[in-house]
Context: one part of a larger RNA
RNA sequence: GAAUGAACGUUGGCGGCGUGGAUUAGGCAUGCAAAUCGCGCGAGAAACCCAGCAAUGGGUGGAAAGCGGCGUAAGGGAGAGGAACACGUGGAUUAUCUGCCCUCAAGCCCGGGAUAGCUACGGGAAACUGUAGGUAAUACCGGAUAACGUCUUUGGACCAAAGGUGUGAUUCCGCUUGAGGAUGAGUCCGCGUCCUAUUAGCUAGUUGGUGAGGUAAUGGCUCACCAAGGCAUUGAUGGGUACCGGGUGUGAGAGCACGACCCGGCUCACUGGGACUGAGACACUGCCCAGACACCUACGGGUGGCUGCAGUCGAGGAUCUUCGGCAAUGGGCGCAAGCCUGACCGAGCGACGCCGCGUGCGGGAUUAAGGCCUUCGGGUUGUAAACCGCUGUCAGAGGGGAUGAAAUGUAUGAGGGUACUCUCUCAUACUUGACAUAGCCUCAAAGGAAGUACGGGCUAAGUUCGUGCCAGCAGCCGCGGUAAGACGAACCGUACAAACGUUAUUC
Numbered sequence: 001g002a003a004u005g006a007a008c009g010u011u012g013g014c015g016g017c018g019u020g021g022a023u024u025a026g027g028c029a030u031g032c033a034a035a036u037c038g039c040g041c042g043a044g045a046a047a048c049c050c051a052g053c054a055a056u057g058g059g060u061g062g063a064a065a066g067c068g069g070c071g072u073a074a075g076g077g078a079g080a081g082g083a084a085c086a087c088g089u090g091g092a093u094u095a096u097c098u099g100c101c102c103u104c105a106a107g108c109c110c111g112g113g114a115u116a117g118c119u120a121c122g123g124g125a126a127a128c129u130g131u132a133g134g135u136a137a138u139a140c141c142g143g144a145u146a147a148c149g150u151c152u153u154u155g156g157a158c159c160a161a162a163g164g165u166g167u168g169a170u171u172c173c174g175c176u177u178g179a180g181g182a183u184g185a186g187u188c189c190g191c192g193u194c195c196u197a198u199u200a201g202c203u204a205g206u207u208g209g210u211g212a213g214g215u216a217a218u219g220g221c222u223c224a225c226c227a228a229g230g231c232a233u234u235g236a237u238g239g240g241u242a243c244c245g246g247g248u249g250u251g252a253g254a255g256c257a258c259g260a261c262c263c264g265g266c267u268c269a270c271u272g273g274g275a276c277u278g279a280g281a282c283a284c285u286g287c288c289c290a291g292a293c294a295c296c297u298a299c300g301g302g303u304g305g306c307u308g309c310a311g312u313c314g315a316g317g318a319u320c321u322u323c324g325g326c327a328a329u330g331g332g333c334g335c336a337a338g339c340c341u342g343a344c345c346g347a348g349c350g351a352c353g354c355c356g357c358g359u360g361c362g363g364g365a366u367u368a369a370g371g372c373c374u375u376c377g378g379g380u381u382g383u384a385a386a387c388c389g390c391u392g393u394c395a396g397a398g399g400g401g402a403u404g405a406a407a408u409g410u411a412u413g414a415g416g417g418u419a420c421u422c423u424c425u426c427a428u429a430c431u432u433g434a435c436a437u438a439g440c441c442u443c444a445a446a447g448g449a450a451g452u453a454c455g456g457g458c459u460a461a462g463u464u465c466g467u468g469c470c471a472g473c474a475g476c477c478g479c480g481g482u483a484a485g486a487c488g489a490a491c492c493g494u495a496c497a498a499a500c501g502u503u504a505u506u507c
Stems, first nucleotide, its partner, number of pairs: 001507004006503005013357006019350002026313003030310003036069002040067002047060005077268003086193008096185002101181008109143004118133006149158003163173002194240003201231003206228008243265004247258004270291005293304004321347001323346003329343001330341004360390004370381004394448001396443004403436002409430009451496005456477003462491005472479002
């Protein structure tokens, strides 16, 4: 000098874009953060209509709950662990899987038994739960069919399905099997990746083989048997530290230091362990066991997991609102309308950073008063002010106004698909903004807007008074013991400026 996720002191007008729990991966009140589908299924509350004197019955309607499907493995957070095929880079997979999506081929036939919801009777303080009865499905099961699929000794053997909407479908939505693609993932290998020898030997499933099991898949991954190997001063093993990369800071570069925000990968989800379901997890807001902690309890027993968004306590030098909206982008479900979305988009707070703008402009000498200095003549503050004229950025008030909106849906018209009705394409009209607002016009008025550090040398800028080795200053050299340009104050000056200094850290 440059830099920072900074903090502290003094000061503080506006805006844009960014950014904000670095410490205790410490504990958490409260609310929200993952639902959706009635075009899979049975059933059906409120409300309304009709009949009835009423009880009640019928119809429209469609809430809550349940079965079922898909999603919840994404998105969001954090960096504890990990020195490792974790990451980076380049390869391999004749050793692999892949829901939804795209293309293609073929199929969707005949049957069955349950179960939740529900009803009845219970148990329990609650969480929850038992028995009996009875019901549906795109839930479950059996049979048939079976290749271009799987296995194969090449003879053969084996494997599936579900329907829905609708006046109407071989044509819309679906289901099953297979082939290819796309996407995503698993596994293996070469090379690279911090400090330490005041860590020198380490290893028994250890190293290799045969066979078996297991996996989507190779493999000591696991097991039985056999052999006795394998690694290491080119640093094994141990210890310490640390998420890695794209990148960031600095520097002429080489390098050194760092890995906040954003993007890719990894790992974790109160601590430890385990599997289930599934295309995908050994699963942040799923399950089981153990532990610590906290809460409820009728003492028998239960419940919970903010390293999601806000917020709270604690510790700390230190880090924000218990805000608005799904309008946009994206995601989940749904034929769709739509619903959900603390992802996201916005607003709020903080000079935390960068950038931009303003705090006026021109004239104005009796060089006013006041302050400070003085050789008492004057000098300086200083054209600075007053005063005269002007302008109107920003802030303030009012008006008007693009844009972020493309869609979807409805209506009409035209056209295509064997088609008044279904579906697709096009055109026109109407419909959708949480929030923000460019640029423009008008009003008023210089009005509302300057500080901080420094002034001995390095280093731009000095005088007076006070103090008297005291009080104090200080980055280094060093100042202060009665004339201090170095302490404190005043005036003046210098530098930067909505900031200026200090501290910490990196180059």
The part of an RNA shown here (small-subunit ribosomal RNA, 5' domain) has 507 nucleotides and comes from a metagenome.